[in-house]
Context: one part of a larger RNA
Parts: sequence; C1' cells; structure tokens
RNA sequence: CGUCACGAUAGAUCCUAGGCAUUAAUAGAUGAAGAAGGACGCAGCAAACGGCGAAACGCGUUGGGGAGUGGUAAGCACACGAUGAUCCAGCGAUAUCCGAAUGGGGAAACCCGGCACCCGUAAUGGGGUGUCACCCAUGGAUGAAUCCAUAGUCCAUGAGGGAGCAACCUUGCGAAUUGAAACAUCUUAGUAGCAAGAGGAAGAGAAAAUAACAAUGAUUCCCUUAGUAGCGGCGAGCGAAGCGGGAAGAGCCCAAACCGACAAUAGUCGGGGUAGUAGGACCACGAUGUAGUAGACUCAGCGUUAACCUAACGACUUGGAAAAGUCGGCCAAAGAAGGUGAAAGCCCUGUUGGUGAAAACAAAGAGCGCUUAGUGGAAUCCUGAGUACGGCGAGGCACGAGAAACCUUGUCGGAAUCAACCGGGACCACCCGGUAAGGCUAAAUACUCAUUAAUGACCGAUAGUGAACCAGUACCGUGAGGGAAAGGUGAAAAGAACCGCGGGAGCGGAGUGAAAUAGAACCUGAAACCGUAUGCUU
Repeated sequence: CGUCACGAUAGAUCCUAGGCAUUAAUAGAUGAAGAAGGACGCAGCAAACGGCGAAACGCGUUGGGGAGUGGUAAGCACACGAUGAUCCAGCGAUAUCCGAAUGGGGAAACCCGGCACCCGUAAUGGGGUGUCACCCAUGGAUGAAUCCAUAGUCCAUGAGGGAGCAACCUUGCGAAUUGAAACAUCUUAGUAGCAAGAGGAAGAGAAAAUAACAAUGAUUCCCUUAGUAGCGGCGAGCGAAGCGGGAAGAGCCCAAACCGACAAUAGUCGGGGUAGUAGGACCACGAUGUAGUAGACUCAGCGUUAACCUAACGACUUGGAAAAGUCGGCCAAAGAAGGUGAAAGCCCUGUUGGUGAAAACAAAGAGCGCUUAGUGGAAUCCUGAGUACGGCGAGGCACGAGAAACCUUGUCGGAAUCAACCGGGACCACCCGGUAAGGCUAAAUACUCAUUAAUGACCGAUAGUGAACCAGUACCGUGAGGGAAAGGUGAAAAGAACCGCGGGAGCGGAGUGAAAUAGAACCUGAAACCGUAUGCUU
C1' cells in the first nucleotide's frame, strides 16, 4: 500500500408517531354567578403525565351505543355490567387555596378579623354557613364653614366596571441605527417601542362632496389612472387625486321653532320635526295602505354538537405467517386511504350513496310587533356660537412656507341667520356645487391563538417547530433571560424456566422464535477511524 477477508467502533440508508405551508368553512368564546393561569389535593397498593375537586380517576339527567369495564399502565387484590356498565354527545350539580382577587394584611397559593345565624364548652379559646374592597350610575337619608344651600358623609339597588386574549383595528406618546456614499433640513418613519380602548371585525359613512358649462350622487376595498401631476439641501428620495372598470350596496335619528304637563323667567318630560328643486313650525284641504325593519316574541324547515345502514372470494403452491404465485369467480355511484404475521376492490376500519337528535346553540325565512309617506299657501318664527372666520405659533394633507387653498388647534380677537352662509388650490368677479359648527348605520375589507374537513414536484430525527420522546423540560444565570440531548426488539413478550463459571458485571449451555450477529447497550447496520489474518513493497 492492498484484500468481493473477519471483527470492534460508528450510526449512513430505510421508516414515521411529529412538524411546515396552503385551501374551504367555522369561531374569535371568557370574567365579581370569581376568568385566563396556577398551588395543593383526590385511586386499595399511586412517583409522574392526563382526568377530577373535600360530592375530588368522579355525581344527576336527557339522548346515542351494545359487551365488556375500573386512563397512560402490562401486576396483585377487589369490584361493576343485558335491571344495559365502561364509552360518546347535550344540559346540569359539585368545584379546596392563590390569582382582577375584592373583609384587613402579605414574602401568590399564607396570616389575622368584624357582623348575622347555627354548633360546641361550666366558661374563655374554638368550629360551620353567609356577608363585609374600590369606582361608576340611579334612588334615598343626613349634613359644615354659612341663613337657605352646597361640599362632604352614610344607606339601598345594579348579571355595571376592574382582569384575560395570537394577530388584525382605533387613539395618545414616539426613537435610533440607516440612506443622503460626510452631515444639520430631509430620510429611515409616524416605522420599532410604550400606553389606553374596542370588536368579530375595527375605522369610515349618507355631501357646507367630486367636478367643469357635461355631469356624478354616502362610505369602504380591488384594478387602473401612475411612478403620472406634483413635492424635494429640486439632493437622497417622497409621491397623489378626479374620471374609467369591478366587489358590495341602505339608509336613518336628534337639537330648534310651535303645542301640552310639571315647574316657575333656569329647566325636565311628552307631542311635533329633520331639509337644499331649501325644509319645518304656522294656515287651509285630504288619505288609508305604501315602504322599511339594524325587534328581547311565535312557527316550520336547514345546519352544528353523538351516531346508524351500506356491495363483492374461494381453492391449491411456497412460506413462520399469504394479502404473493397459479386456477376459477364476484362487486363497483364503493379500484381514496389505513390496518391485518410479505404485496388485499371483495378479511377489518373505511370509502361511495343514503339516514338521524330527547337537549343545547347559530343564522336566514314567514307571521306578529314596531317605524314610516300627501297637496297648496305665504306675513311671522326656527334650522347646531366663543362656532365660522382673521392674526400669531404649530401639526395633518403626496404638498419641506411655498402663489398655499383645504383640515385640526395652543393663543389673541371674533360674525352672519336664507335678501343668509361655505366651497370650487392665493385673491376678486361671474358662474357652478353644497348647507358646517349634533348623532347612528349592515355588506364588500384586515387578521388567525383556535375548531372541522382537505391538499402538498414540503421535511423525514444534525431535517421538519426549540420541542416526533413527560420540552420551554433537564441544565445555566442574582435576575431579565438563555436553553439542550434524547425515535425504531419481535407478527406476538413467546422478554430467555432450569444448569454451570463468577462477588458482580457478564459469559457458556438449555429453552422461545422464521430469525437471538432480532436479547432489551435490541430492525437494517454504509463510511471515516481501530484491530486480527494474509499478500506486496522499503
């Protein structure tokens, strides 16, 4: 250096119990009636996980189901079950202590109380049940400085609030690294982060709109317009909108004038009324059924939460085993898939096609209920005020003060009232569009902690989640936090009785098995590396 050589070590290959991504539908639940999350307990023997809560491996009831059952978990013991158990589903009961934690305290799962009732003791100590936090709303009582009053205090009532929750949403506060090849305006970016709040979506929303001499007719989302118009140390960069095409489609309610009741110039409640072609109050005339429903009600049906029925095969050969091979059949709205001692349409579970709910829940429909609409007249009245608007200072708009409109507002001023007011990108006129200073509003849209069904030119144990395995574990750190390794006997434990050596570990026999070089350090058992044997070379 070599060898179809043998072995030790090692753990590739193979497999999949777990992951990853996506689709469709659902859901986005909870909580002072004590949640989420935990601590401690509960079994005949019981350490852990799972389940449960002193009524503790469970209780009641209503359905399903039909032979075994007392979780993982194999053992012993003792029980339960056709008078229907175990198991599955619906609704209930119980539910220690901590935790928003709420009687007070506290180093969470502990300590100490008040009041009412009950138990116990000779009595005190003690025990049991219930109740006792704060804030808010409503009602009531009481009541200062200070006469009336008010503040305050107290009581009652409330399924009110508090906390949790992956992302999505709205609001408040709000960086820097970075880019500009440095850097300060600018950018990163209203991003990350922090805080508050809500919903299954949120926000927005029924024109003081968009437009342009033509018109459209709430909002939202997508495509396009368009990297256009613009903004910009005109640098880096930032970056629209109308139209057009689609998704969806829905509109409403107050305040006021006036009337009435209570009250007493304040006001509260009821009627009335809600518009831009102005409308309403007011006056006159007149009408019944149109439209809507974003109602806690009733009804029938669909669905969700258990289930049920469902076709068709045998023989021989090999083998440890038939699903393999051979021969002969059959079903198919079922030849998806998984399992069964090797490779099964016809063995099992299923699939296909049908069926089904005592109880609870959800959405849509019908009924019921609720809401709602006319014409004409014109004298007077009403139509959202520290508002619109202006100055100064800021912010938002793609728009960096710019010719800078528009929106918001810290500060100082401060209108008009339909013969009115606002807008159409300085401003003025004409023209056109609209009616601010009150409120509500489904759908189309965003997301996925989670549930059900399904899919994959996704991974296959150094991969795929950190986690296929009792993993956010062991372990590390004062702490915030960091964070592993670890899968495979066999068809079935049949897991090796008994004998020998040995202190044991282990080994040799024996036995099981198809196989034990499948023996638990267990399937297969590649390579590196090590050794034994042997050959060649120096």
A computed fold for a 538-nucleotide part of an RNA from a freshwater metagenome, annotated as large-subunit ribosomal RNA, domain I. Model confidence (mean pLDDT): 84 of 100. The RNAcentral record of the full RNA draws on SILVA. It matches the Rfam family "Bacterial large subunit ribosomal RNA".